[in-house]
RNA sequence: CAUUAAGAGAGUUUGAUCCUGGCUCAGGGUGAACGCUGGCGGCGCGCUUAAUGCAUGCAAGUCGAGCGUGAUCGUGGCUUCGGCCACAAUGAUAAAGCGGCAGACGGCUGAGUAACGCGUGAGUAAUCUGCCCUCCGGUGGGGUAUAGCCUCGGGAAACUGAGGAUAAUCCCGCAUACGACCCGCAUCCCUUGGGGUGCCGGUGAAAGGCUUCGGCCGCCGGAAGAGGAGCUCGCGUCCUAUCAGGUUGUUGGUGAGGUAAUGGCUCACCAAGCCGAUGACGGGUAGCUGGUCUGAGAGGAUGACCAGCCAGAGGGGGACUGAGAACGGCCCCCACUCCUACGGGAGGCAGCAGCAGGGAAUCUUGGGCAAUGGGCGAAAGCCUGACCCAGCGACGUCGCGUGGGGGACGAAGGCCUUCGGGUUGUAAACCCCUUUUCCGAGGGAAGAGAAAGGACGGUACCUCGGGAAUAAGCCCCGGCUAACUACGUGCCAGCAGCCGCGGUAAUACGUAGGGGGCAAGCGUUACCCGGAAUCACUGGGCGUAAAGUGCGCGUAGGCGGUUGGAUAAGUCUCUUGUGAAAGCUCCCGGCUCAACUGGGAGAGGUCAAGGGAUACUAUUCGACUUGAGGACAGCAGAGGUAAGCAGAAUUCCCGGUGUAGCGGUGGAAUGCGUAGAUAUCGGGAGGAACACCAGUGGCGAAAGCGGCUUACUGGGCUGUAUCUGACGCUGAGGCGCGAGAGCGUGGGGAGCAAACUGGAUUAGAUACCCAGGUAGUCCACGCCCUAAACGAUGGAUACUAGGUAUGGGGGGUAUUGACCCCCUCCGUGCCGUAGCUAACGCGUUAAGUAUCCCGCCUGGGGACUACGGCCGCAAGGCUAAAACUCAAAGGAAUUGACGGGGGCCCGCACAAGCGGUGGAGCGUGUGGUUUAAUUCGAUGCUAAGCGAAGAACCUUACCUGGACUUGACAUGUUAGUAGUAGGAACCCGAAAGGGUAACGACCUCGGGGUAACUCGGGGAGCUUCCACAGGUGCUGCAUGGCUGUCGUCAGCUCGUGCCGUGAGGUGUUGGGUUAAGUCCCGCAACGAGCGCAACCCUCGUCGCUAGUUAUUCUCUCUAGCGAGACAGCCUCCCGCAAGGAGGAGGAAGGUGGGGACGACGUCAAGUCAUCAUGGCCCUUAUGUCCAGGGCUACACACACGCUACAAUGGCCGGUACAAUGGGUUGCCAAAUCGCGAGAUGGAGCCAAUCCCACCAAAGCCGGCCCCAGUUGGAAUUGCAGGCUGAAACCCGCCUGCAUGAACGCGGAAUCGCUAGUAACCGCAGGUCAGCAUACUGCGGUGAAUACGUUCCCGGGCCUUGUACACACCGCCCGUCACGUCAUGGAAGCCGAGAACGAUUGAAGUCGCUGAGCUAACCCGCAAGGGAGGCAGGUGCCGAGGUCGGGUUCGGUAACUGGGACGAAGUCGUAACAAGGUAGCUGUACCGGAAGGUGCGGCUGGAUCACCUCCUUU
Repeated sequence: CAUUAAGAGAGUUUGAUCCUGGCUCAGGGUGAACGCUGGCGGCGCGCUUAAUGCAUGCAAGUCGAGCGUGAUCGUGGCUUCGGCCACAAUGAUAAAGCGGCAGACGGCUGAGUAACGCGUGAGUAAUCUGCCCUCCGGUGGGGUAUAGCCUCGGGAAACUGAGGAUAAUCCCGCAUACGACCCGCAUCCCUUGGGGUGCCGGUGAAAGGCUUCGGCCGCCGGAAGAGGAGCUCGCGUCCUAUCAGGUUGUUGGUGAGGUAAUGGCUCACCAAGCCGAUGACGGGUAGCUGGUCUGAGAGGAUGACCAGCCAGAGGGGGACUGAGAACGGCCCCCACUCCUACGGGAGGCAGCAGCAGGGAAUCUUGGGCAAUGGGCGAAAGCCUGACCCAGCGACGUCGCGUGGGGGACGAAGGCCUUCGGGUUGUAAACCCCUUUUCCGAGGGAAGAGAAAGGACGGUACCUCGGGAAUAAGCCCCGGCUAACUACGUGCCAGCAGCCGCGGUAAUACGUAGGGGGCAAGCGUUACCCGGAAUCACUGGGCGUAAAGUGCGCGUAGGCGGUUGGAUAAGUCUCUUGUGAAAGCUCCCGGCUCAACUGGGAGAGGUCAAGGGAUACUAUUCGACUUGAGGACAGCAGAGGUAAGCAGAAUUCCCGGUGUAGCGGUGGAAUGCGUAGAUAUCGGGAGGAACACCAGUGGCGAAAGCGGCUUACUGGGCUGUAUCUGACGCUGAGGCGCGAGAGCGUGGGGAGCAAACUGGAUUAGAUACCCAGGUAGUCCACGCCCUAAACGAUGGAUACUAGGUAUGGGGGGUAUUGACCCCCUCCGUGCCGUAGCUAACGCGUUAAGUAUCCCGCCUGGGGACUACGGCCGCAAGGCUAAAACUCAAAGGAAUUGACGGGGGCCCGCACAAGCGGUGGAGCGUGUGGUUUAAUUCGAUGCUAAGCGAAGAACCUUACCUGGACUUGACAUGUUAGUAGUAGGAACCCGAAAGGGUAACGACCUCGGGGUAACUCGGGGAGCUUCCACAGGUGCUGCAUGGCUGUCGUCAGCUCGUGCCGUGAGGUGUUGGGUUAAGUCCCGCAACGAGCGCAACCCUCGUCGCUAGUUAUUCUCUCUAGCGAGACAGCCUCCCGCAAGGAGGAGGAAGGUGGGGACGACGUCAAGUCAUCAUGGCCCUUAUGUCCAGGGCUACACACACGCUACAAUGGCCGGUACAAUGGGUUGCCAAAUCGCGAGAUGGAGCCAAUCCCACCAAAGCCGGCCCCAGUUGGAAUUGCAGGCUGAAACCCGCCUGCAUGAACGCGGAAUCGCUAGUAACCGCAGGUCAGCAUACUGCGGUGAAUACGUUCCCGGGCCUUGUACACACCGCCCGUCACGUCAUGGAAGCCGAGAACGAUUGAAGUCGCUGAGCUAACCCGCAAGGGAGGCAGGUGCCGAGGUCGGGUUCGGUAACUGGGACGAAGUCGUAACAAGGUAGCUGUACCGGAAGGUGCGGCUGGAUCACCUCCUUU
């Protein structure tokens, strides 16, 4: 010195993550409105809608010093007191008129206008300018009218006609002319019509008034200034291309007219131009600006108040006057309102107030000219709804107040509570103090520059008095977002900005308490900016998220190699002008502060002019060769077009051989075939396609191109460095090419094959499979123009590690050589560094680093849609919205889960076996049904011989009936109680219960008494009041505890480290191995925990110790303590690791058998009826007691069992061998009786002693039965008995006799078991008075089979796909039906807009005419004439009206199309896994629908195999 004062994020897509992306919130603002509330003051602001219509009043007048009248007052006089006369001299005021100036300002509004309208900067040599300032010159002499007035008329009125008289600063001649103006000539400067000088000719002026007589105010011609105005130009100024072509005065010229002035502004003639993708024309919207709001800024939005400009004045048109033109002037048309005598008239609040209307919404019919400003006037003054003030409105903003200090016993009340307390809370009360505000009283301004004069206003302000007195609400409290509890409610009522709350424990609804925020306000709604980098200039993107045109050629445009000169447009710098004021920023000042306001400075631009600089860009003149192109020499190739040719195969035809089938499928059938098929041989016809070679090989711009030959033809690569000399890159529009399907015309047609037909499949099968089959597929010509037209990756250029493979060239080295090796250019792939990326991935063929150009994107759906336009024969293509709706839609990756994906592995999972169930009868349980009740729970595996280890009463919870009410049971408490508690007996009763009632206590303290006993108090008890008890009432989805299941499956995790943006991964994967995440090896992991295993119990072997129930010893046995087994030894396999195979020894061998033991978790699994427990509910009942009944019902269905169907059996007789257990309310012996159940009996035993029980049964021995509904089988029923128990009717078990059913091995289906197992056989126990086919144990006899892991089921690990995550019992598509909403089409109907054509045509300007009328001037004595003017007529233009056809936009509409949304509607299952036919796609056809099929394409397809490539060695 310059510059700067500054930028925050959050919620919501997921199980979680990162990204993309929308939606939403927090901030600020407003001319606001609405809800609740409201003390004061200052300063501001206040119809955003109907430029809708307006009652009433006011908003523009003034001048008598321009003029003529003349009423009243005044003065004087007269009077009959009604009035009259005069004004000669003097004055004031009012009224209308002539005349002058002002009504073009001020005030209002924003309709129109996309325009030189506005802004900014210029130009005017193309212009005007009243009043005002300065200067020069002048103001002489005449004339004629006319209003007012008077007279007479018309009219309802508004108003108006005729005649008569009159004044002027009114009007008209004449004279004069310094300037001025016009014509011509000459000349100088300047250059559009500018300025100056000279000469000749011409034209044009005037008004007076007042006076103190000094003069003042005017008037005329001219010059200049100031201020104002007109016109012109550069630049800037919204959306729309679904508006692409527009234009005939249009563009230019010449001439004329017109204007203050340029100009097609207007006219005549001539020419045919002019504008437009840098957006013309059209449509929509809009006054513009200074500024205002927001924003870090750049921007975005906006244009209230204040200020500048513009435009408008009921809609439209027009001129007049004037210096200037019309809100409160005129004329005309239209609409509307009012008056009317119906003939005709009047009016314009978008001035101030005010009214109506519209609307969510916006004020007083106030005071004053005191100030500021304006008009007129010489002045006094008059006028001024401009303005200054007041009123109303919390509409905004600024300021103030509603009190301050003390005050714990933490009062009362409220709320909560774990009942202890906490909180409201120093808050209140109470004590002390103050008085802003308020009320009352007194004083009282400035605003006013000499005097006087103040609407505001008795206001501001000051003083005194009074008294805490007059003054707090609103919103919120789930997260974002500061602030939490209780009750009520129970997906109801409601909330909600987004996410979302509410279905009985809601911090989300409502209320209360408490809390948070702001405060005379607080919230809500609406709108703007911000956040939003979410239109990205600052500052974004396009492989997969939205997004690269299918490909090329090329126009405009954009961009462009090396070097020299010139210019100076861009660019940079300096100076000058301007960017009004207000506003903004800074400084200083005035109201007590602030808001507000005064002064000064600054900032503000794509601006203009001038001077300078020349690196870069540009322009221009030269030069160059590396970009580009050419030449020459070579090379490879399915590049293209046309013609011809060849062989293999399919089909068809002819003939031969030959016979019964062929064909086809998962299996079949339709079909073909004895009229001879298929098969086979020979011959022929015809069409289409070209095996092998063949390759992530080649060529082409892409689509695409594949037998051979020929002709024509395009492009590329290499080498040489020969020519040109930037000729280049890209490319909006445009043009061309463009698979397949499809279309037209004509051919062709072998095979294949949409549609179609038939056969299958299926619930159906408009499909998948099969048999047929037409368009089509092929050719020619012409259309169509779309694809997953993909590398989902636009083109060009340059730069940035490598490795490897391959196609086509060139070179080097070496060599006999063409092999090998090295270098290099072009192409095609893979891997990979840096870097990039959300990740996946890309990576010299970039998705890296940069530059240039083009295309495209901006949430999902609606919608590759509608409408419009263009193209097409059609199908359709290209372009391309909105309403409405959702809070997401999406990309990549992660963890799971799942797959009719894959790999590995395990399990009585299958297989191999053995025996069953499902059929029968019966038992038990369940469902269902029934019932007064059939109590409740359990419901796939994981409910159903389950809770229940045992319902006749009890149990018992259910039903019916009868009873009780502090209760059957607990604790506390109030009051009471002395024959109290208890209570035999009696009455009613089914009992419970109710009633009466003899008898009749206990503990403790004190007094008396030896004691018995007695007196008093207390306790217990009883009665009673109140708290409460009680509930198998509800919620297992409020819970604890316990349990089931996956599953005894091998898994589940953590710390640290490492990797990843992150979810997360690694560890835990891999190679082996194991029953095992068991162990070993390897490894960015190293360790650890819960699980596994082991430790525990038991059985098997041995040893030791101990042991009784008559005794001793060993064994056995029982009880205890030990030993033993560890892949320890040998051989083999392996990596010589873990481990495995075999063997030895051993009672036992590779966890020896069995048990206990159940990881993280899953199923809102089960249980409130074991128990406990939150909440809710009942309280003379949902509690309690009792009797009886029920849980045991019975058309049926299911589950689990028992017994069987028989001869491996049944029956009879004889006979052998266990183990575990139990027993005193018990087990019960011997003996006796009974056919038997059992009875009598009573020994023994509290148990290694006695008993159940010398128990066993199957077994073994012998006999009978002889294949049958039986000597199988036992159900059912009858009779007679036994036992338990108060009691066997409902409803027990057992015995004997009699009866003797189904059942002859069981459909689909299904269960258990791998060894002392299955199967068969019996025994015991618990429960229990009694009752066992169940359950829990025990022993006896005692097998078969396992090749193996393809398949079913379940599980583990790895991997893969996923649109699933409530996790496949998932998700999800379309039609149909119903309801709601918006929208497209549509015969028509209605409305609005802008033009066009025709017709009509007001006012009015201009032109022509003007025989009617006519004062001034001229001629003339006059009459009269002339000039000029007027009326009238007429022409052009012309607002508007009418008619017409089209056009744009909007509304509506029978009917109709799709779309969105809606609760658990219907039909199917298309998609997501290989989604069960891989999917998607363009097109075509078909079908209730999703969809299917054909043709071609894509991988954004799983799986297996192979080829190629890559990585490592």